């Protein structure tokens, strides 16, 4: 010096005019001062919880999720270590419950696609352009062909014997655990495919802040329909069954009518920053200290000097500074993102 | 905000559930019939199957993401 891999930073900054929204204060009720004002994704609405309503008691059926193990974590389709398997010279990356409970598929091509079979072949026999037996080692087909390999063995051959290596079952020994090692037996049984039904574990009541609560306003308190009176309508927001609540003379639905208003759920929170302890990490604890948008579903802004920083150009100079925008609030993922910095890592070269 | 759906030829739609030829209809070209044209008859062209990633021997079709365009959802009596 080059190529590579993995976490992480940053998201222009100053000042000046002119303006918007919110909260305090003054006061001559009309200003004026003062403070405070987007994000690392506010997005996409994909998960996961808080929080309201629904009088979610409860249980079986169906129905959705989740998939190696342990841990974190309010919770998780989330995050940390680990372990198996793959991929890569390597830092590293990516995959995950069963395919010897069952049931389906597996086009075409091929002899045959799963209780195996036999085209071309190899072998023996006979009445030798052929037919009976035996065989799966070569060929071919296909994505995929029923352990691999070498030896021994045969008429040819075959796990038929034997060594490795795989695969199984048993058992021991270390881990909390996936799982790993080491013996000992089996002679092969078990193709793939579950982002196909299925099985086995775990997990899940809807509905959503336009929820929910309070106060105010208006109006024809209208038609029409369907069920119903204690023997029970209807409700209990995915479906069915049992039970169970609520609950009565009314309830639902569809047509028709008004209103188009306030306040409040609404920002002190699973909140930030820091320092000490604990753990390999995610994370957690103890203490100190901070207060940090709040909508009319509508503010956070223009404009202008200066000066970072990137590109172009010898220079004067010019040009560029992403993505994009809170709406109950948080943890995650996903997706967008200009240009720049930072640590750790690996492979190659070249020099000492 | 919130909660749903839909994307296949120029249009409007099937085909998907259960994987193995991408298809109709109107509309386009060209021929043909006519004096011309319509209507008919014959024949053809048009498809990243909304974009990308996975599973699979094989995606329109499963299963993840991401675009586009659409629909509903206020209160009161």
């Nucleotide at each position: 010096u080059g190529g590579a891999g993995u976490g992480g930073g940053c998201g222009c900054a100053u000042g000046a005019u002119c303006g918007c929204u919110c909260c305090g204060g003054c006061c001559u009720c009309g200003g004026c001062c003062g403070g405070a004002g987007a994000g690392g994704a506010a997005a996409g609405u994909c998960c996961g919880g808080a929080c309201u309503c629904u009088a979610c008691a409860g249980g079986g059926c169906a129905g959705g999720g989740u998939g190696g193990u342990u841990c974190g974590u309010a919770a998780c389709a989330c995050g940390a270590a680990c372990g198996u398997c793959g991929g890569g010279u390597g830092a590293c990356c990516g995959a995950g419950g069963g395919a010897a409970a069952g049931u389906g598929c597996c086009a075409c091509a091929g002899a045959a696609a799963a209780c195996a079979g036999a085209c071309c072949g190899c072998c023996u026999g006979u009445u030798u352009u052929a037919c009976a037996g035996g065989c799966a080692a070569g060929g071919g087909u296909g994505a995929a062909a029923a352990g691999g390999c070498g030896a021994g063995g045969u008429a040819a051959g075959a796990g038929c014997u034997c060594a490795c290596c795989g695969c199984c079952u048993u058992c021991a020994u270390g881990g909390u655990g996936a799982c790993a090692u080491g013996a000992a037996g089996g002679g092969c049984a078990u193709g793939g495919u579950a982002a196909a039904c299925c099985c086995g574990a775990c997990c899940c009541a809807g509905a959503g802040c336009a929820a929910g609560a309070c106060c105010a306003a208006a109006u024809a308190g209208g038609g029409a329909g369907a069920u119903g009176u204690u023997u029970g309508a209807g409700g209990g927001c995915u479906g069915c069954c049992c039970g169970c609540c609520c609950g009565a003379a009314a309830u639902c639905u569809c047509c028709g009518g008004g209103u188009a208003g306030g306040u409040u759920g609404c920002a002190a929170g699973a909140g930030g920053u820091g320092u000490u302890g604990g753990g390999c990490a995610a994370c957690c604890a103890a203490c100190a200290u901070c207060c940090c948008a709040g909508u009319g579903a509508a503010a956070u802004g223009a404009u202008c000097a200066u000066g970072g920083c990137c590109c172009c150009g010898c220079a004067a100079g010019g040009g560029g500074u992403a993505c994009a925008g809170a709406a109950u609030c948080c943890g995650g993922c996903u997706u967008a993102u200009a240009a720049c910095c930072c640590a750790c890592u690996c492979c190659a070269u070249u020099u000492u | 905000g919130c909660a749903c759906c839909a994307g296949u030829a120029g249009c409007u739609c099937a085909g998907c559930u259960g994987g193995a030829u991408a298809g109709a209809g109107c509309g386009c070209u060209u021929g043909g019939c006519u004096a011309c044209g319509a209507a008919c008859c014959a024949a053809g062209a048009g498809g990243u199957c909304g974009g990308g990633g996975g599973u699979u021997c094989g995606a329109c079709u499963c299963c993840c993401u991401c675009c586009u365009g659409g629909u509903g959802c206020a209160c009161c009596a």
Predicted 3D model of RNase P RNA and transfer RNA as a complex of 429 nucleotides. Rfam match: Bacterial RNase P class A. The family's RNA type in Rfam is ribozyme. The coordinates come from a structure-prediction model, not an experiment, and the mean pLDDT is 79.